Predicted 3D model of a 98-nucleotide RNA (Guanidine-I riboswitch aptamer) from Synechococcaceae bacterium WB9_2_112. Lineage of the source: Bacteria > Cyanobacteriota > Cyanophyceae > Synechococcales > Synechococcaceae. It matches the Rfam family "Guanidine-I riboswitch aptamer". Rfam links the family to the GO term regulation of gene expression. About the family: This family represents a conserved RNA structure found upstream of the ykkC and yxkD genes in Bacillus subtilis and related genes in other bacteria.
RNA sequence: GGAAAGGAUGCCUAGGGUUCCGGCUCCACUGGAGCGACUGGUCCAAGAGGGUCCGGCCGGUCACACCGGCUGCACGGAGGGACAAAAGCCCGGGAGAC
Numbered sequence: 001g002g003a004a005a006g007g008a009u010g011c012c013u014a015g016g017g018u019u020c021c022g023g024c025u026c027c028a029c030u031g032g033a034g035c036g037a038c039u040g041g042u043c044c045a046a047g048a049g050g051g052u053c054c055g056g057c058c059g060g061u062c063a064c065a066c067c068g069g070c071u072g073c074a075c076g077g078a079g080g081g082a083c084a085a086a087a088g089c090c091c092g093g094g095a096g097a098c
Stems, first nucleotide, its partner, number of pairs: 007054001011050002015044002020041002022038001023035005055071006073093001075096001079091003
């Protein structure tokens, strides 16, 4: 100086709002309206959070099966976007910083 692996989807959480449920208030009351500085359920949700399984790399093997090891590091705006709406979601391991 160069090359390669350093990974994906589900699950969960921090977090998020308010389409639905529930709750609360009001009304002309089998229903309707309003409220998310309403605890919550459905729902959304992390590159830098958790974790399952799979995958990948290396070795034990000529090979398969199987077994073992590895899968590192990671500060970060503003602004914009989607869904009902918002967010640590997406733009984005971005712009920048060290």
The sequence was found by an Rfam model in a public genome assembly.